Background: Model confidence (mean pLDDT): 81 of 100. This is a predicted structure of a 75-nucleotide RNA (transfer RNA) from a Caldisericales bacterium. Rfam family: tRNA. Its family is annotated with triplet codon-amino acid adaptor activity in the Gene Ontology. About the family: Transfer RNA (tRNA) molecules are approximately 80 nucleotides in length. The family's RNA type in Rfam is transfer RNA. RNAcentral holds the sequence, with entries from ENA.
């Protein structure tokens, strides 16, 4: 250069055209002599950017950026 495979909540990740979710974390309360543990209940996202298709896009395409991988080059 070229191919592929990833970017979604603070972390790790789910969702595979039709209401963005879970564990962990955070807060707030119960329990408890305190702490943790263990219950409850909450907040928290313009889905990496920027265009198209669609009624309707995280999700499909097309380009970009960014990480991870193989492959060509290198007289």
């Nucleotide at each position: 250069u070229c191919c592929c495979c990833g970017a979604u909540a603070g972390c790790u990740c789910a969702a595979c055209g039709g209401c963005a979710g879970a564990g962990c974390g955070g807060c707030u309360g119960g329990c408890u002599g305190u702490u943790a543990a263990c219950c409850a209940g909450u907040a928290g996202g313009u889905u990496c950017g920027a265009g198209g298709u669609u009624c309707a896009a995280a999700u499909c395409c097309u380009c970009g950026u960014c990480g991870g991988g193989g492959a060509g080059c290198c007289a």